A computed fold for a 151-nucleotide RNA, annotated as FMN riboswitch aptamer (RFN element). It matches the Rfam family "FMN riboswitch aptamer (RFN element)". About the family: The RFN element is a highly conserved domain that is found frequently in the 5'-untranslated regions of prokaryotic mRNAs that encode for flavin mononucleotide (FMN) biosynthesis and transport proteins. The coordinates come from a structure-prediction model, not an experiment, and the mean pLDDT is 80. The model forms 100% of the base pairs in the Rfam consensus.
[in-house]
RNA sequence: AAAUGUCUUCAGGGCAGGGUGACUCUUCCCGGAUGUCUGUGGUCCAGGAAGCAAGAAUUCCCGAUCGGCGGUGAUAGUCCGCGGGCGCUCAUGCGCGGGGUUCGGUGAAAUUCCGGAACCGACGGUAUAGUCCGGAUUAAAGAAGGUGUGU
Repeated sequence: AAAUGUCUUCAGGGCAGGGUGACUCUUCCCGGAUGUCUGUGGUCCAGGAAGCAAGAAUUCCCGAUCGGCGGUGAUAGUCCGCGGGCGCUCAUGCGCGGGGUUCGGUGAAAUUCCGGAACCGACGGUAUAGUCCGGAUUAAAGAAGGUGUGU
C1' cells in the first nucleotide's frame, strides 16, 4: 500500500417586494330550530342576493430565490450513474415511479469555466407549493476517521 470485516461521526439549500381574492366577513331577503332570550325581536342552522369596512395564497400572477452524492481529459441542478417517493420483505434485497439546455467565447481538453438566454424540482396537508407545515430527532447516495484480518 491493495483487498476485506467491523464500529463511530458526518451527510440539502431556498419567497425580499408588489398584484389578484377562493373563502371568511358585513348588510339584506327567505325557510327552519329555540321553555328558562330586552319577543313585530334575540340567538343558532341551511339557502339566496348585494357589498368591499376588515381579514385572507411564502401555493395563483409579476418578481425573488435555492441546487444532495460519485464519475467525467478542467470545476456540472439540466452529460453518465446514484440517493430521495411508493409497494413487497425481519433484513439483505426485489419491483414500480423517476424532471430539466442551449447559443457564443477561451482552451490541448469544458453540454462542467466565462458571457447571454432558457428550463426543472417526490409524497400528504392547505386556495393550486422546489422554497410553508408534516412523515423526518427518519432514511440514504456517499464522505471522513478508529480498529481488526491479511498478501